[in-house]
A computed fold for an 84-nucleotide RNA from a Gammaproteobacteria bacterium, annotated as c-di-GMP-I riboswitch aptamer. The prediction has a mean pLDDT of 88. Rfam family: c-di-GMP-I riboswitch aptamer. Its family is annotated with cyclic-di-GMP binding in the Gene Ontology. Of the family's consensus pairs, 95% are formed in the model. The organism belongs to Gammaproteobacteria, within Bacteria.
RNA sequence: CGCUGAUUUGGGCAAACCCGCCGAAAGGCGGGGACGCAAAGCCACCGGUCUAAAGCGAGGAGCCAUGACAGCGGGGUUGCCAGC
Numbered sequence: 001c002g003c004u005g006a007u008u009u010g011g012g013c014a015a016a017c018c019c020g021c022c023g024a025a026a027g028g029c030g031g032g033g034a035c036g037c038a039a040a041g042c043c044a045c046c047g048g049u050c051u052a053a054a055g056c057g058a059g060g061a062g063c064c065a066u067g068a069c070a071g072c073g074g075g076g077u078u079g080c081c082a083g084c
Stems, first nucleotide, its partner, number of pairs: 002084004012037002017032006035071001041077003045074003048069003055063002
């Protein structure tokens, strides 16, 4: 440096749910809490999924991302330990 994650170190993160706040919502932030995760560290570049305020539509059905999801997958990038 590369690959692997069966063994190993110190550990790390934190689903659902509850409370508070932000948001039209999806969802996010903080606290509690652990379902799980070898990148469940970071990035919205690609695919996918979610929401639909404004806009469009006939004041309808609905359409729509400029909003969101990194714990949906791919990709990029950084990292601990051990083995080869």